[in-house]
Transfer RNA from Microgenomates group bacterium ADurb.Bin219, 72 nucleotides, folded computationally. It matches the Rfam family "tRNA". It is annotated as a transfer RNA. NCBI's taxonomy places the organism under Bacteria, Bacteria candidate phyla.
């Protein structure tokens, strides 16, 4: 120094342009003499950063930061 993949909730991961989900975790609530397991709800996200198309962008497009494989 090329070529490539990946980054989305606290973890793991969906969502191929039209209101951001899902599991596990968390917290309340029910159940238990309590706990565990199970039921029922809540909270949690500037989609790694910035920029451009476009009515509209986690999704195309450039630029860039981490990390991972190949290659020199």
């Nucleotide at each position: 120094c090329g070529g490539g993949g990946a980054g989305u909730a606290g973890u793991u991961c969906a969502u191929c342009a039209g209101u951001a989900g899902a599991a596990c975790g968390u917290u309340c609530g029910g159940u238990u003499u309590g706990g565990g397991a199970c039921c029922g709800a809540a909270a949690g996200g500037u989609g790694g950063g910035a920029g451009g198309u476009g009515c509209g962008a986690c999704u195309c497009c450039u630029c860039u930061c981490u990390c991972c494989c190949c290659g020199a």